[in-house]
Molecule: SAM riboswitch aptamer (S box leader)
Organism: Bacilli bacterium
C1' cells in the first nucleotide's frame, strides 16, 4: 500500500512535556494561550477479535444476552455538518425531508 467483509445517533480525561495549531481533504461551523499539535504517565470506554457465564438450537459449531478487559481501537461536537446521485415537500431557492452511493475512520480477514 491496494484488495474483502463489518460497524459508524451509544460510551469514556486528568497530569506533565511542549510552545500554535487541531478538527481526513474541500467549504462550512467549532474547539484552542483558561495552552493546539506532539510525546510520556496514570485513569476510563467497551464497537470488532479474543476469554468466561447463561439461553436456545440434539452438538466441540452457531444465535441470542450479559460480564472479564488479555490483542488492536477509542476517550469535544451524529463519522460536528455538507460535498456525488435519486425520490419526496415547496411558487420558488443557493431550501426541508429521506434513502442510497462515494469519501474517512476502525476492526477482523486475505494478498
Nucleotide at each position: 500500500c491496494a484488495c474483502u467483509c463489518a460497524u459508524a445517533g451509544a460510551g469514556a480525561g486528568c497530569g506533565a512535556u511542549g510552545g500554535a495549531g487541531g478538527g481526513a481533504c474541500g467549504g462550512g461551523c467549532c474547539c484552542u494561550a483558561u495552552g493546539a499539535a506532539u510525546u510520556c504517565g496514570c485513569g476510563g470506554c467497551a464497537a470488532c477479535c479474543u476469554u468466561c457465564a447463561a439461553u436456545g438450537g440434539c452438538g466441540u459449531c452457531c444465535a441470542u444476552u450479559g460480564a472479564a478487559a488479555g490483542g488492536u481501537g477509542c476517550u469535544a461536537a451524529u463519522u460536528c455538518c455538507c460535498g456525488c446521485a435519486a425520490a419526496g415537500c415547496g411558487c420558488a431557492a443557493u431550501g426541508c425531508u429521506u434513502u442510497g452511493a462515494g469519501a474517512u475512520a476502525u476492526g477482523a480477514g486475505a494478498g